[in-house]
Molecule: small-subunit ribosomal RNA
Organism: metagenome
RNA sequence: AGAGUUUGAUCCUGGCUCAGGACGAACGCUGGCGGCGUGGAUUAGGCAUGCAAGUCGAACGGUAGUACCGCUUUCGGGUGGUAUGAGAGUGGCGAACGGGUGAGUAACGCGUAGGUGAUCUACCUUCAGGUGGGGGACAACCCGGGGAAACCCGGGCUAAUACCGCAUGUGGCUGCAAAGCCAAAGCCGGCCUCUGAAUGUAAGCUGGUGCCUGGAGCUGAGCCUGCGUCUGAUUAGCUAGUUGGUGGGGUAACGGCCUACCGAGGCGAUGAUAAGUAGGCGGCUUUAACGAGUGGUCGCCCACACUGGGAUUGAGAAACGGCCCAGACUCCUACGGGAGGCAGCAGUCGAGGAUAGUCUACAAUGGCCGAAAGGCUGAUAGUGCGACGCCGCGUGAACGAAGAAGCAUUUCGGUGUGUAAAGUUCUUUUCUAUGGGAGCAGGUCAUUCCGGGUAAGCAGCUCGGGGUGAUUGAUAUUACUAUAGGAAUAAGCCACGGCUAACUCCGUGCCAGCAGCCGCGGUAAUACGGGGGUGGCGAGCGUUGUCCGGAAUUACUAGGCGUAAAGGGCAGGUAGGCGGUUUUAUAAGUUAAUCGUUAAAGACCCGUGCUUACCAUGGGGAGGGCGGUUGAUACUGUAAGACUGGAAGCGAGUGGGGGAAGACGGAAUUCCCGGUGUAGCGGUGGAAUGCGCAGAUAUCGGGAGGAACACCGAUGGCGAAGGCAGUCUUCUAUGCUUGUCUUGACGCUAAACUGCGAAGGUGCGGGUAUCAAACAGGAUUAGAUACCCUGGUAGUCCGCACAGUAAACGAUAAUCACUAGGUGUCGGCAGGAUAGACCUGUCGGUGCCGUAGCUAACGCGAUAAGUGAUUCGCCUGGGGAGUACGAUCGCAAGGUUGAAACUCAAAGGAAUUGACGGGGGCCCGCACAAGCGGUGGAGCAUGUGGUUUAAUUCGAUGCAACGCGAAGAACCUUACCUGGGCUUGACAUCUGCCAGAUCUUUCAGAGAUGGAGGAGUGCCCUUCGGGGAAUGGCAAGACAGGUGCUGCAUGGCUGUCGUCAGCUCGUGUCGUGAGAUGUUGGGUUAAGUCCCGCAACGAGCGCAACCCCUUUUUCCAGUUGCCAUCAUUAAGUUGGGGACUCUGGAGAGACCGCUGCAGUAACAAUGCAGAGGAAGGUGGGGACGACGUCAAGUCAUCAUGGUCCUUAUGUCCAGGGCGACACACGUGCUACAAUGGUAGUUACAGAGGGAAGCGAAGCUGUAAGGUGGAGCGAAUCUCAGAAAAGCUGCCACAGUUCGGAUUGGGGUCUGCAACCCGGCCCCAUGAAGCUGGAAUCGCUAGUAAUCGCGUAACAGCAUGACGCGGUGAAUACGUUCCCGGGCCUUGUACACACCGCCCGUCAAGUCAGCCGAGUGGAGUGCACCCGAAGUAGGCGAGCGAACCCUUAGGGGUAGCAGCUUUCGAAGGUGUGCUUCGUGAGGAGGACUAAGUCGAAACAAGGUA
Repeated sequence: AGAGUUUGAUCCUGGCUCAGGACGAACGCUGGCGGCGUGGAUUAGGCAUGCAAGUCGAACGGUAGUACCGCUUUCGGGUGGUAUGAGAGUGGCGAACGGGUGAGUAACGCGUAGGUGAUCUACCUUCAGGUGGGGGACAACCCGGGGAAACCCGGGCUAAUACCGCAUGUGGCUGCAAAGCCAAAGCCGGCCUCUGAAUGUAAGCUGGUGCCUGGAGCUGAGCCUGCGUCUGAUUAGCUAGUUGGUGGGGUAACGGCCUACCGAGGCGAUGAUAAGUAGGCGGCUUUAACGAGUGGUCGCCCACACUGGGAUUGAGAAACGGCCCAGACUCCUACGGGAGGCAGCAGUCGAGGAUAGUCUACAAUGGCCGAAAGGCUGAUAGUGCGACGCCGCGUGAACGAAGAAGCAUUUCGGUGUGUAAAGUUCUUUUCUAUGGGAGCAGGUCAUUCCGGGUAAGCAGCUCGGGGUGAUUGAUAUUACUAUAGGAAUAAGCCACGGCUAACUCCGUGCCAGCAGCCGCGGUAAUACGGGGGUGGCGAGCGUUGUCCGGAAUUACUAGGCGUAAAGGGCAGGUAGGCGGUUUUAUAAGUUAAUCGUUAAAGACCCGUGCUUACCAUGGGGAGGGCGGUUGAUACUGUAAGACUGGAAGCGAGUGGGGGAAGACGGAAUUCCCGGUGUAGCGGUGGAAUGCGCAGAUAUCGGGAGGAACACCGAUGGCGAAGGCAGUCUUCUAUGCUUGUCUUGACGCUAAACUGCGAAGGUGCGGGUAUCAAACAGGAUUAGAUACCCUGGUAGUCCGCACAGUAAACGAUAAUCACUAGGUGUCGGCAGGAUAGACCUGUCGGUGCCGUAGCUAACGCGAUAAGUGAUUCGCCUGGGGAGUACGAUCGCAAGGUUGAAACUCAAAGGAAUUGACGGGGGCCCGCACAAGCGGUGGAGCAUGUGGUUUAAUUCGAUGCAACGCGAAGAACCUUACCUGGGCUUGACAUCUGCCAGAUCUUUCAGAGAUGGAGGAGUGCCCUUCGGGGAAUGGCAAGACAGGUGCUGCAUGGCUGUCGUCAGCUCGUGUCGUGAGAUGUUGGGUUAAGUCCCGCAACGAGCGCAACCCCUUUUUCCAGUUGCCAUCAUUAAGUUGGGGACUCUGGAGAGACCGCUGCAGUAACAAUGCAGAGGAAGGUGGGGACGACGUCAAGUCAUCAUGGUCCUUAUGUCCAGGGCGACACACGUGCUACAAUGGUAGUUACAGAGGGAAGCGAAGCUGUAAGGUGGAGCGAAUCUCAGAAAAGCUGCCACAGUUCGGAUUGGGGUCUGCAACCCGGCCCCAUGAAGCUGGAAUCGCUAGUAAUCGCGUAACAGCAUGACGCGGUGAAUACGUUCCCGGGCCUUGUACACACCGCCCGUCAAGUCAGCCGAGUGGAGUGCACCCGAAGUAGGCGAGCGAACCCUUAGGGGUAGCAGCUUUCGAAGGUGUGCUUCGUGAGGAGGACUAAGUCGAAACAAGGUA
């Protein structure tokens, strides 16, 4: 620091996802040790049990028990004293700290900075003063009583540092002053100097400690204030003690804190009020930083203590382990009544994914009490449990190759695991055992010595120092260390397709499963599961969850808004924000210095201590904020003054479909009346509906009425936008230009608000010619609720009112400034020239092109989308959705505002290359057209589908399968079926043993096979024993074998587009890039063929040519071919000849070369015509098939990966099948006849084949054929008679002398064998068929058509295939249309590429949300009722020790019980609001491989 994911690819926008870090975590697998931390996050749910706050006898009355001593005794005991001392009580201090939790709280609660002249503060420190003298009670205790208990009641005795007066008054309080009011407590030790007493000793002295009054301080607390502190406006208004004042009350204290009266204020868009959520902070996590998230442990503050309310005591509480009341819950009960509060430490139940011991100790630190010893302390210190986290250590080290075994893999050679192991040597952290052993400890008590203070002091008390003795450790069997032992006790988890480090085998077969995103899995899965291997981390590793980061993806730092999401429809204008030049003052902002604060901890830096680290600890510095003080004054602000450039005004010109009202005009449509006139009109792709003989349409004249204003007219004008167009008049608004004029910043923008605002729509009233939703009819169509046609109502028009939206668009907010130009046009002005048009300049509008710059690109470019400034509006993935709910506006329709659940991994912009278009242009092709002949109808042949079958083997399936693989199924072939056999096999290699090649006879059997017999020893070497090769048999196993599967694992071969003219590359250039250019353009060609031009220049694969055949000719050669001349014959038969034909070798020839014309700017390419020529514009034909497409075809030609079978899916044999037959299709043959058939006769080919062959002549048979065997390995012989054609005869239009199927009979050939199932011949039979529906095929010249001939395979079998020649046409105007193709261009939402994509209803399933008659809960407002405890007020006939008075009986005062009033919690009633759950049914939405109906969008998407 980035990466993956939208596309065929690209750039951008934009979301989703990942890599990092963190955690009070949980879960899965695994687990050796130690240190330091940390651990109920959920039910502020309920709690058994124990403990968590007591202490003081030196405040007090008193004292069980124990020990000792004394007295007494009835010998049971009683009593006194000393020491110790339980439990309870009075009193004091503490219990308000410490500990827990985060429910509530959006608040002066917290943080920060201040204020308190508006306050309090126990204990502590310090200062000053005092501490005198009296009184009356109440607990305990005793007695009696009630109650189950808790506990309570009555009577009696008693002490105090408990309580109450009096005195004093340093002082304090109130008060202007005068004056008034206010205290106290003792206890302990020592001593005998003073006093009493005269022996002890206290009433004395002295010391200590208390107490009282007041001041100061410390500490702690209360209150007030500035600033900061979450979310939503679908919460916009809130408030009656409310805001202020006065009087009074209350408090420690200010204050509506409370009360009475008076005024009517106070808060709020800088967000009040209400709602939701939440303890706040130091900090912690993350981050480069800004920030974002968070508030567990530690620390500070707050709040709470079962829920709600309340006071009491006190220095302090509205009190966690106090009280009272109400409520809920739990427990006890004798049913009358009582008790309780773990959010203290442990522990328990519950809920939960989840969180520990009912441990030890007060040894240390701290707290409370005490004079102290000491006591108490679940604070705390420790330990236990949990890998929960961080840090550290270990599980051994060195050597060790036969690279062991095993495992995995393999191309079978090997390779990996791997120096890893084993083995040898070594070490001992850890572990086990046994010893030693710090530090945490400081104190305390006793005694003694020295010194100081106090004091009368050798006492006592106290302070400091020293000695001696005693005593104190939870952790702890500590850390640490020594010795001994022995590699001994100790490794897992996750991942391995990309992101992301790490690859193979097997299993599985869209199954099982994986998955963070993209995505894997449908038989070769590096993605699932297992094995091996590898990578990563390591006592852990993964997963899940959450937070930050990456995310510049809310953008303050630091984003955007023409087309990606995003400029408000336009204007006016309030608040707000921003604002020209200049002077002075001020110092709020700003800025500088300094001071205070910002607790500690944490973070950072430097050290120190634990072996290191985490950790602990010492020191240091820093930080932003807030506040104080002192300066500065540029900028901003504020105040005052000045200026003219911004702005406005005035004068003078000038422009315009700007607006409003009124008047007028002509053309046209329609209607009405009349004339002329007759049969149609109208409408369409074509029709029909409709109109018309009752006279239409057409035409002429007249009239009515409404609406709109041709030409001018424009790329033009005006307006803020919407929008504005005949002419004239009136009213009105405004722009621009110009001027030595006026004012003097008066400005810009603009939430809220107000106004304007197309079309359509609504209301009321008019109007209605045209056009025309709805509607009707006619067509079209599979349908046609559409497109087309005929009609036609709202509406379209006017007035008034509403509505308030548009692709209200320049998809571009307003204002100001700056930044090259060129060229049109509209309005004005200036200068110049002119008869005039004009020229130059300038201001304002409106267009085009374009530089820089900007932009993802397209594009924008002074009218910016450039560079800056100010302000407003708006955006943050797609869908859900501009929907729901709420609010608001509206008569309604509807508008404005405007979510969420859920769902997807995209949605999108621009541009690129293709493909496609019922887009365009150009051009080809038997593509159409023009022709000729066919197919489709018949019969048959053949192939296929289907069906059948034991099997009908398999493959090929649009063109590009179907006379195809198959150039030939009777057996064989043969792969199929039935049956019979074999199992190392029919075939190959290897090993062992035996035989010995080989040939042949016979038997059984369907045969394979099995049995028996005969002949016979060969080849090579030999030491003659034998060995070897080849062959056969037996045996065992390695292996053979498979036409089994996968052509979607493959090679090779092939088809097809297509013999179409295309397909690419290098360098350069352009573009961010995909890509483009070249290859496009102008011509031309069969051709990307060639020429010209050109940011391209070249090149390659294709085209063409080179190759073969053919057409002409020359030369050479002359047999088996040829024969002009000569001879000869039946015959080129023979002699002869090389002339000719021919053959086969080598050459020539054709290139737009020549002429003319066209072509071009000019050349050129090229075309047309001509000459010459055998041939003329690639002469004709063939071979040759670019980059690629179709997962095209073939595992059954062959080869081959994988997989399956192995006494069978292999192999051998016999028979059967591949030949079936209701049907359907393809390809053919033969026909339907006279251009023919038939009989006879006469000609003329080419190219091939031939030795297990072709086979002549001759003979024979009606014929197929038979016989025969000459000749020939073939220019010699042979197959071999070519046929159509020609000539002659017959047939006369008919199911025939056409046609030949079918069937019967008889033969022949091949072959082991023609039954299933061959060919041919003869005789007989003589079916359908009379030219073929829709549709469809071939062919452009030696072609179609027609005629025969040959060959391959083959024993035999041809209508097929491949070749050969004979005869030999017709037509092509042309490119509109069909099909296919090429190039350019255009559109695209397609890229599996139109056989594409894709929309909506319906049907099915799932899910979430909305509405919903209702129904249930929670919260809350208002009104009223009831009114506990309690404070305050009133009454107080009952009670009433201290004080007062008293006649001593009593009376009074304070006070108490009780009653009552205000306030008042819970509760109740009524009525609203908010929110949550549930709900028959309803409407829509999302999602879901293969449902239905249509075909809306994307191409002109077939109606843009």